[in-house]
RNA sequence: CUUUUGAAGGGUUUGAUCCUGGCUCAGAAUGAACGCUGGCGGCGUGGAUUAGGCAUGCAAGUCGAGCGAGAAAGCGAGCUUCGGUUCGUGAGUACAGCGGCGAACGGGUGAGUAACGCACGGCCAACCUGCCCGCGAGACGGGAAUAACACCGGGAAACUGGUGCUAAUGCCCGAUAGUCUUCCGGAAUCGCAUGUUUCUGGAAGUAAAAGCUAGCUGGGGCAACCCAGCCUGUGCUCGCGGAGGGGGCCAUGUGCUAUCAGCUUGUUGGUGAGGUAACGGCUCACCAAGGCUACGACGGCUAGCCGGGCUGAGAGGCUGUCCGGCCACACUGGGACUGAGACACUGCCCAGACUCCUACGGGAGGCUGCAGUCGAGAAUCUUCCGCAAUGAACGCAAGUUUGACGGAGCGACGCCGCGUGCGGGAUGAAGGCCCUCGGGUUGUAAACCGCUGUCACCGGUUAUGAAAUGAUUUGGAGUUAAUAGCUUCAGGUCUUGACAAAAGCCGGAGAGGAAGUCACGGCUAACUACGUGCCAGCAGCCGCGGUAAUACGUAGGUGGCAAGCGUUAUUCGGAAUCACUGGGCAUAAAGCGCGUGUAGGCGGCUUGGUAAGUCAGGUGUGAAAUCCUAGGGCUCAACCCUAGAACUGCGCCUGAUACUGCCUCGCUAGAGGCCAGUAGGGGAGAGUGGAAUUCCUGGUGGAGCGGUGAAAUGCGUUGAUAUCAGGAGGAACGCCGGUGGCGAAAGCGGCUCUCUGGUCUGGUUCUGACGCUGAGACGCGAAAGCCAGGGGAGCAAACGGGAUUAGAUACCCCGGUAGUCCUGGCCGUAAACGAUGGGCACUAAGUAGUCGGGUACCCAGUUCCUGACUGCCCGAGGUAAUCCUUUAAGUGCCCCGCCUGGGGAGUAUGGUCGCAAGGCUGAAACUCAAAGGAAUUGACGGGGGCUCACACAAGCGGUGGAGCAUGUUGUUUAAUUCGAAGCAACGCGAAGAACCUUACCCGGGUUUGACAUGCUCGUGGUACGGACCCGAAAGGGCGAGGACCCACUUCGGUGGGAGCGAGCACAGGUGUUGCAUGGCUGUCGUCAGCUCGUGUCGUGAGAUGUUGGGUUAAGUCCCGUAACGAGCGAAACCCCUGUUCUUAGUUGCUAGCGGGUAAUGCCGAGGACUCUAAGAAGACUGCCGGUGUCAAACCGGAGGAAGGUGGGGAUGACGUCAAGUCAUCAUGGCCCUUACGCCCGGGGCUACAAACGUGCCACAAUGGCCGGUACAAUGGGAAGCUAACCCGCGAGGGCACGCGAAUCCCAAAAAACCGGUCUCAGUCCGGAUUGGAGGCUGCAAUUCGCCUCCAUGAAGCUGGAAUCGCUAGUAAUCGGAGAUCAGCUACGCUCCGGUGAAUAUGUUCCUGAGCCUUGUACACACCGCCCGUCAAGCCACGAGAGCCGGGAGUACCCGAAGUCGCUGACCCAACCGCAAGGAGGGAGGCGCCGAAGGUAAGCUCGGUGAUUGGGACUAAGUCGUAACAAGGUAGCCGUAGGAGAACCUGCGGCUGGAUCACCUCCUUU
Repeated sequence: CUUUUGAAGGGUUUGAUCCUGGCUCAGAAUGAACGCUGGCGGCGUGGAUUAGGCAUGCAAGUCGAGCGAGAAAGCGAGCUUCGGUUCGUGAGUACAGCGGCGAACGGGUGAGUAACGCACGGCCAACCUGCCCGCGAGACGGGAAUAACACCGGGAAACUGGUGCUAAUGCCCGAUAGUCUUCCGGAAUCGCAUGUUUCUGGAAGUAAAAGCUAGCUGGGGCAACCCAGCCUGUGCUCGCGGAGGGGGCCAUGUGCUAUCAGCUUGUUGGUGAGGUAACGGCUCACCAAGGCUACGACGGCUAGCCGGGCUGAGAGGCUGUCCGGCCACACUGGGACUGAGACACUGCCCAGACUCCUACGGGAGGCUGCAGUCGAGAAUCUUCCGCAAUGAACGCAAGUUUGACGGAGCGACGCCGCGUGCGGGAUGAAGGCCCUCGGGUUGUAAACCGCUGUCACCGGUUAUGAAAUGAUUUGGAGUUAAUAGCUUCAGGUCUUGACAAAAGCCGGAGAGGAAGUCACGGCUAACUACGUGCCAGCAGCCGCGGUAAUACGUAGGUGGCAAGCGUUAUUCGGAAUCACUGGGCAUAAAGCGCGUGUAGGCGGCUUGGUAAGUCAGGUGUGAAAUCCUAGGGCUCAACCCUAGAACUGCGCCUGAUACUGCCUCGCUAGAGGCCAGUAGGGGAGAGUGGAAUUCCUGGUGGAGCGGUGAAAUGCGUUGAUAUCAGGAGGAACGCCGGUGGCGAAAGCGGCUCUCUGGUCUGGUUCUGACGCUGAGACGCGAAAGCCAGGGGAGCAAACGGGAUUAGAUACCCCGGUAGUCCUGGCCGUAAACGAUGGGCACUAAGUAGUCGGGUACCCAGUUCCUGACUGCCCGAGGUAAUCCUUUAAGUGCCCCGCCUGGGGAGUAUGGUCGCAAGGCUGAAACUCAAAGGAAUUGACGGGGGCUCACACAAGCGGUGGAGCAUGUUGUUUAAUUCGAAGCAACGCGAAGAACCUUACCCGGGUUUGACAUGCUCGUGGUACGGACCCGAAAGGGCGAGGACCCACUUCGGUGGGAGCGAGCACAGGUGUUGCAUGGCUGUCGUCAGCUCGUGUCGUGAGAUGUUGGGUUAAGUCCCGUAACGAGCGAAACCCCUGUUCUUAGUUGCUAGCGGGUAAUGCCGAGGACUCUAAGAAGACUGCCGGUGUCAAACCGGAGGAAGGUGGGGAUGACGUCAAGUCAUCAUGGCCCUUACGCCCGGGGCUACAAACGUGCCACAAUGGCCGGUACAAUGGGAAGCUAACCCGCGAGGGCACGCGAAUCCCAAAAAACCGGUCUCAGUCCGGAUUGGAGGCUGCAAUUCGCCUCCAUGAAGCUGGAAUCGCUAGUAAUCGGAGAUCAGCUACGCUCCGGUGAAUAUGUUCCUGAGCCUUGUACACACCGCCCGUCAAGCCACGAGAGCCGGGAGUACCCGAAGUCGCUGACCCAACCGCAAGGAGGGAGGCGCCGAAGGUAAGCUCGGUGAUUGGGACUAAGUCGUAACAAGGUAGCCGUAGGAGAACCUGCGGCUGGAUCACCUCCUUU
């Protein structure tokens, strides 16, 4: 000084949380395509697929100043027999030929190629180079042909044969020549080797076009023209050098795959030869046997490479279109020729496929050039203009050619720019949409007023791309004899534009011609209405839609972008989701079962050296374009130009030496050795011991044994079990025994002996880094299993039997074979686990155990220090958390292994190992939006602990059996209206269904309606309506009669209202949705819970508080305590009741006094009592004792009417059940509108094979019946209760006093008590049912009321499984009252009082509940979740007798063209030769090689295949219940057998098992 500015996340697993992890979105980009839409311009860009096929035109020619030849039409003239012909011109022109240069460039494409193809850096001392430039030298003398052309032939054509003539810058011969080439030498120099370079001696060899050329001069010729000289330019030959171009070699880099592990015979090297411009196995002969490979050979698949492009903070990832460099290809394959250059895109030959022509004999062709066409495809343009510019070829030049190129056209394909107007304008118009009907919004938007003029349009006008060349002219210079000519330089004039009047400028007119598209649930910016109703549809992910959808469709509105907007596809990003930057592996995916060890990687202290790595400076290179920066040009921008920077790379030179490497001198701290000790179930072999089981023999004995939850099978009188003695045999080793020991792991347990491995401690004696890890490799490796041979007591897969069960291929039981054991050989896997690879180092404490060593002491034991191993606990740290913590999961280093969403699947296939079973290695299609880990709160458990409740138990009485009542289901029916459905529906809504009710059914009617409001019109004989007619009624008809209110009034009436009629709005609906709702209610549950604020803890969900110890009916209170407080609940406050007092005293009461009666508070009177109804008192664990933590509280006691909440009621937390109710009511939406509304008659809700619930009455003697005698409370009463009296057996009737009620009435209470009778029976029990006769209510008792009397007299003799209520004035039992109500099916319901028990040891069990804890795969929360077979549909895949096709190779056969070699009897101009002939060349022939083709056996990839196998997926299929809780047999792993299936069983293993107990350990003391 320059450079460096750059990094965002979200959604989705859960009830919630943190983590892991995948899926998905927002961004940028594109040679794009598709949908809708589309004004203008600039600059770019456009066949990505079939390297598929191609009509047509054009894309490479040029040179007459290399050569020979050389028209025609037309025009003009002459002649003419008018047919024509000649001459001139056209014209030395056109066409064609010989010759030269070019055609190898330019242009296209990316098929092939994984390669020295490309990139970068080097090398060639192993090379070539036309045209161009510079330098040197030269260009002499000759010759023979051949196209064209002419003639004669062949052929349809393409084309071609023969004869004859001719030219050249075509061809040939000779001469000359060196700095050229070859050979033989010498010297010097340089180099990495062979060698190079320079100088030099000798020998041999090799060249040309004396061309062409304008002009001048001279000569010849009639002329065209020819010759000579001069001059100019150009060309030619040999050589040297340059520039540019090319060829070759090398290092490094440049895809995937190991389910490709071995490849290779010209292969690797050598010698020699050939070949090439040149090196080389490039080719050949011979010799040798090499070469490559885990740093990936060989094979397979894919692919042109790069500069660059896209993306990204970067590192990277992806990519190679346009532009530029390189390569490859040109219909497919092979081949050479020519040439400076090719094995040649628009050349040649051959073969093949295809297309075309054909006279069938034979020919022609190659758009991957520019346009264009067909085809395939989602998809990619004009058969355009011009050589004016730039460039290229040829030419001296003019110039010609050029689909290179310059332009235009088409396509919104991309980037960039511009416009579609600007200002004013509120009755916020109309219309649209929404609406709570008020309004809001579209919206200053429009209209309207004023203005402007970009673009487009019209008219006019003017630049730039043009500079050259050439011509002409002026001047200078050169050449020359020359002032000529020529060449050259400078200046003047003239000449050239495809694009294109396109751009620019000026003028004109006029808001006129110019806006769409996507979205609007969250992510993500933007909301309402209607339609639809899990349909139609949407969807990137999550997910929307099943009647109120901001998610579908439409509309209005809004948001975004804008001539575009969306969608799809693809790439990168986000993704730290392959992690170099920058990840992980205890439990989420992930440590190999363990060791030994090869390669490799890494490696202690130290001396010197070196300089490979590393670092610094310099230098060369890293093409241009691109990117970046600066400046500049198009009005801006895109775009373009100039300069700089950059290109992070590589080579070379110089330097530095800390670190690493390499070499080297040493060291001892790592490692190992040695010596002395040490503990041990370490390993192998041999021997041996006792206990027990079983079996055998014998004795005793005599009926059972055995087994289970209970049993049975089984064994046993042929004597079991039991017991004693003796014997046999096999297996395993009790106690010790221990989170004790040893081993690498697997694993190892009686005792003795032999052999043997490792550890540890001490000594610090030796070696001197000898180390660590370890891909491959090798070894070991539980159990099960396999092979062979033994052995076999017990146990025990399979199997048989017995049970259990719905079944039971199981769990339980009785048997029982492989096996378990030994020897030898396989197998190689386990939850082979610490789910934790190995090594080294470092980092706080405490404590226990095992085995060593040391120290001190009073040496039996203890203290302290130290090493190895085995445990626990914990600080820091780590972790998602759980947890780990010197035995790390902490902090670092080194090496290995492994992971990358779930399922498919450890499967298929291939390979490999194994006798087999199977092991190792190990995918994909398809499918899902998760699958997971840890922890949290709940819920749940056939988990645990504590506690409560008429929960059980203890009791009493019931239900379930009978009859009846009542409700429900079901069935029936025209209808049996509807609702309620476990508890918490079922004597429930319904506290009253004969009509009504009534909602249902049938029938008859009605339509502004039975009812409300508003509007319009009409209406006085109107409204209303006696009587009459039809009718079942409703209703309809007829119709005598006949109004009302207000105001005004001329008293005639007028106007209005009500009413009525017609009509319009509307009414009405017990129609639907209780899953749209309000309100109300049930239930858990009168259970003790449910929460909050602040603080604290935790990443967080959350926790704490609310847990703990006590206590309570209680989260009641106390104590403790990171909690402190508070709220809703509990309690209390309220009502009734129990005691007392005060006040009051009628209708209540009556003790005393008085009066009266047959008697009675009947009367006077009284307030004492009862009572009434207001108020007050009383009870608070207050007092005493004990227990208890100095507490709360509990126990006992005193007093008291009452004692620990005195009893009862009202009162129901947060919430749960989408609980119940749209039929109480209210209400959104939807539906009906001469009906789903309304009215009426009748019927039904009362049906009746059956089932259930709730009740009543019974079955009798604690009873029935008869007679007699007592004692309540609460209530009700006027369309009412009704006394008394009379009648009736009675229900009731008659008459009638009293009472709106502390007065009168209902009203008799009943059980009880006393007496009598019945005497255990279907009865003097029981009363159903039925018959008859009555009564009452009511319009009406038939369907369908209640009551009475007489008669009848069913079932039933105490109720199976099961089940309900109740803890004291309770149960039980007895009666009374009331609501509803005309009456009543009430035995229901709600109250009232009378009589009045029993039992509770207690919490094991059942049910429910509360708290704590534990497990969980549940969270719709166990009525949960979930597994497998089978059945159905659909999808992809594997196997499969085979069949079909592609690819690469091998072997052999055949063998085109062609090079090369040999031959060449045939042919031949140049040279030699007089000739013959020769030299030389060629045709032809042969040979090697050789494409395509054929044959053969395989390899490999793909397609297809009857059938078959499993897999994935799919609201409501079948069978079971395997797993999750102790999941009801703990589960899981490996292995083996079995079984419909999940699975079961055996053996060994694991805890990733609950519960209880014990041991150990820890903490505290």
Model confidence (mean pLDDT): 84 of 100. A computed fold for a 1565-nucleotide RNA from a Planctomycetota bacterium, annotated as small-subunit ribosomal RNA.